Overview
Model confidence (mean pLDDT): 81 of 100. Predicted 3D model of a 72-nucleotide RNA (transfer RNA) from a Patescibacteria group bacterium. Lineage of the source: Bacteria > Bacteria candidate phyla.

RNA sequence: GCCCUCAUAGCUCAACGGAUAGAGCGCAAGCUUGCGGAGCUUGAAAUCGAGGUUCGAUUCCCCGUGAGGGCA
Numbered sequence: 001g002c003c004c005u006c007a008u009a010g011c012u013c014a015a016c017g018g019a020u021a022g023a024g025c026g027c028a029a030g031c032u033u034g035c036g037g038a039g040c041u042u043g044a045a046a047u048c049g050a051g052g053u054u055c056g057a058u059u060c061c062c063c064g065u066g067a068g069g070g071c072a
Base pairs, nucleotide, nucleotide: 001071002070003069004068005067006066007065010025011024012023013022018055027043028042029041030040031039048064049063051061052060
């Protein structure tokens, strides 16, 4: 330098182009309990950035950024 893949809660992962973007772990509060670090309930928390296509984009296209891999 060229090519491919990936980027979503604090972490690990989901989400036919369409419903309030879900789940586990973690975190906070409450309940329970002799105690809670176990159990139950509730809650907060995310789409890498800028454009384009579309009635509608996490999803498709382009550019950029970052990460991983391959070739030279």
Rfam family: tRNA. Its family is annotated with triplet codon-amino acid adaptor activity in the Gene Ontology. RNAcentral records the identical sequence in 2 taxa.